[in-house]
Context: one part of a larger RNA
Molecule: small-subunit ribosomal RNA, 5' domain
Organism: uncultured bacterium
RNA sequence: GAUGAACGCUAGCGGCAGGCUUAACACAUGCGAGUCGAGGGGUAAUGCGGCUUCGGCCACAUGAGACCGGCAAACGGGUGCGGAACACGUACGCAAUCUGCCCUUAUCUCGGGGAUAGCCCAUAGAAAUGUGGAUUAAUACCCGAUGGUAUUAAGAGGUGGCAUCACCUUUUAAUUAAAGAUUUAUUGGAUAAGGAUGAGCGUGCGUAAGAUUAGGUAGUUGGAAGGGUAACGGCCUCCCAGGCCUACGAUCUUUAGCUGAUGUGAGAGCAUGAUCAGCCACACGGGCACUGAGACACGGGCCCGACUCCUACGGGAGGCAGCAGUGAGGAAUAUUGGUCAAUGGACGGAAGUCUGAACCAGCCAUGCCGCGUGAAGGAUGAAGGCGUUCUGCGUUGUAAACUUCCUUUAUUUGGGAAGAAACCACUUUUAUCUAGAGGUGUUGACGGUACCAGAUGAAUAAGCACCGGCUAACUCCGUGCCAGCAGCCGCGGUAAUACGGAGGGUGCAAGCGUUAUCC
Numbered sequence: 001g002a003u004g005a006a007c008g009c010u011a012g013c014g015g016c017a018g019g020c021u022u023a024a025c026a027c028a029u030g031c032g033a034g035u036c037g038a039g040g041g042g043u044a045a046u047g048c049g050g051c052u053u054c055g056g057c058c059a060c061a062u063g064a065g066a067c068c069g070g071c072a073a074a075c076g077g078g079u080g081c082g083g084a085a086c087a088c089g090u091a092c093g094c095a096a097u098c099u100g101c102c103c104u105u106a107u108c109u110c111g112g113g114g115a116u117a118g119c120c121c122a123u124a125g126a127a128a129u130g131u132g133g134a135u136u137a138a139u140a141c142c143c144g145a146u147g148g149u150a151u152u153a154a155g156a157g158g159u160g161g162c163a164u165c166a167c168c169u170u171u172u173a174a175u176u177a178a179a180g181a182u183u184u185a186u187u188g189g190a191u192a193a194g195g196a197u198g199a200g201c202g203u204g205c206g207u208a209a210g211a212u213u214a215g216g217u218a219g220u221u222g223g224a225a226g227g228g229u230a231a232c233g234g235c236c237u238c239c240c241a242g243g244c245c246u247a248c249g250a251u252c253u254u255u256a257g258c259u260g261a262u263g264u265g266a267g268a269g270c271a272u273g274a275u276c277a278g279c280c281a282c283a284c285g286g287g288c289a290c291u292g293a294g295a296c297a298c299g300g301g302c303c304c305g306a307c308u309c310c311u312a313c314g315g316g317a318g319g320c321a322g323c324a325g326u327g328a329g330g331a332a333u334a335u336u337g338g339u340c341a342a343u344g345g346a347c348g349g350a351a352g353u354c355u356g357a358a359c360c361a362g363c364c365a366u367g368c369c370g371c372g373u374g375a376a377g378g379a380u381g382a383a384g385g386c387g388u389u390c391u392g393c394g395u396u397g398u399a400a401a402c403u404u405c406c407u408u409u410a411u412u413u414g415g416g417a418a419g420a421a422a423c424c425a426c427u428u429u430u431a432u433c434u435a436g437a438g439g440u441g442u443u444g445a446c447g448g449u450a451c452c453a454g455a456u457g458a459a460u461a462a463g464c465a466c467c468g469g470c471u472a473a474c475u476c477c478g479u480g481c482c483a484g485c486a487g488c489c490g491c492g493g494u495a496a497u498a499c500g501g502a503g504g505g506u507g508c509a510a511g512c513g514u515u516a517u518c519c
Stems, first nucleotide, its partner, number of pairs: 001518003005515005012371006018364002020329001025327003029324003034071003039068002045062003049058003078282003088206007097199002102195008110144004120133005150175011180187002208254003215245003221241003225237003257279004261272004284305005307318004335361001337360003343357001344355004374405004384396005410456006419446001424441007463508005468489003474503005484491002
């Protein structure tokens, strides 16, 4: 000098930040991922009309919730367990790769079929959840047709390179597509090529400590074949060979998320990795796959385990390292708040819906920065305190009183934002596409907040540590190696500037000290 700090004393305000460093301990409750009726069938309810045996029934309109289907749920948010490793950083490579939504280009979008949720009926169970029957739709599922710059197989020719090869032209055969909706403006679907974005993989270099860890390794090292993958590869399997790493530190052990950065320092360096940003890993412990463009998936599934809960004892349910909140641990760390107004995300043609992301508010001197606690004059140098060489002086001290001002702040009264641009509705205009430009209206959680103006009146506001040397600041009283102090040196045994109190002083100041840690 610094801190995600804590503790003691003290405390007026504002702005901007920060806030479980410990138990990746256990969690009550609420919320945190939905959306689309312009994909589909369609019910309850409501309205109107008709009929009625007064129980209801029928037709039309409107139309939740649930269901099928699509997209999203792999993002966003949390935590730092593991990991000394291509995890991260940096620089290259993939002639060994994939990529939903988005953009560009080209072509196509034909015909048919059987089901199944829902609804209805019956039924099992305490519940969770089912079981059987009948019936129905789709952008759900299936079949067929057509198709090439797609895929596979067999050839021919050419160009290039970096070995395997890559690219271009071409022949033959085989295989694989599609979905419609609508308010008629559009929008979707399929195939192929390219782009963009994102991801995967490989490599060089860098990346903590220990030799009181010296040898380690059998899928181990390499090859041929096959499987698997989007893709290379012992990634996996069989066979063959006997390799491979290591004193330039293998193996083992301990510790640790990495980085941009942060602290300090003149720098070199050393230490750290909270907040913010990038990457990685994890989601009660362990394992596994499914779906999908993308996961081996925090708020999806299955299995094992531990724990908790419900139970009618037969069986079931759960996962806050999301936001709040509770208990526990601890020196120690906040509200079971508001809003989708802005920014961003998902879905939707849109209106819009959802969003504990986000934006705000609340709590805390935790930090940084700023402001204030008054200003000018005022000597009888008042009273009181303290000291003293004691009828006197010194000091507190221009300090107070008193006079004259100002009103930041405080209290009160009144006014009152920017953040809002859009979307959308209406309308004007531009014109060779979709569309662009202008006008009016609409939308603010924060918030009647910030800010501005008026009124009142010095009115509402100072502490903490230290004073032997280091180190700025000295005397008196008490105590008497006691009580105590102390960072080091050291003080205290009867004149203590070092203990305790007082007066005075010094330093910082809404803080000041102490403790801990780093330079």